[in-house]
């Protein structure tokens, strides 16, 4: 030498009427990070209805199929769970609060292991459609925070 974060770096051209020239803005390019999107494989819970099975039949269960309801997915560490809101009794949530957590960060030169310590646990999208996934296609480089910064080991 600051941190979160994929959100950084370079060229060219305006901005610029001497030259030099920042912020900024439009265009590339690297590089990073997502999203979609074959084959194999893999595909949620419940109802109705139909096939199947057996010496022959019935009924039940198991399997297939076909249609109904409950949608369902991304991005992010941001999930799940319990209390309360709930009223004369009793029941309630995708809702609001509140607690607790899965997970994520942060302790100041960078990585890393342990031990102490601290915070976060949000929010937004797609629109009935998406599971992996080679060719292939898209899209994104935002935005925000600080104030003293432990302690032992290793590696640079």
């Nucleotide at each position: 030498u600051g941190c979160c974060g994929a959100a950084u770096c370079c060229c060219g051209c305006c901005c610029a009427a001497a030259a030099c020239g920042a912020c900024g803005g439009c265009g590339g390019g690297a590089g990073c990070g997502g999203g979609g999107g074959a084959a194999c494989c893999g595909u949620u819970g419940g109802g109705a209805c139909g096939g199947c099975g057996u010496c022959g039949a019935a009924c039940a269960c198991a399997c297939c199929g076909u249609u109904c309801c409950a949608g369902g997915g991304g991005c992010g560490a941001a999930u799940c769970g319990g209390g309360c809101c709930a009223g004369a009794c009793g029941c309630c949530a995708c809702g609001g609060c509140c607690c607790g957590u899965a997970g994520c960060g942060c302790c100041g030169c960078u990585c890393u292991u342990u031990c102490g310590g601290c915070g976060c646990g949000a929010g937004c999208c797609c629109g009935u459609c998406a599971g992996c996934u080679a060719a292939c296609c898209c899209c994104g480089c935002a935005g925000g925070c600080c104030c003293g910064a432990g302690a032992a080991g290793g590696a640079g």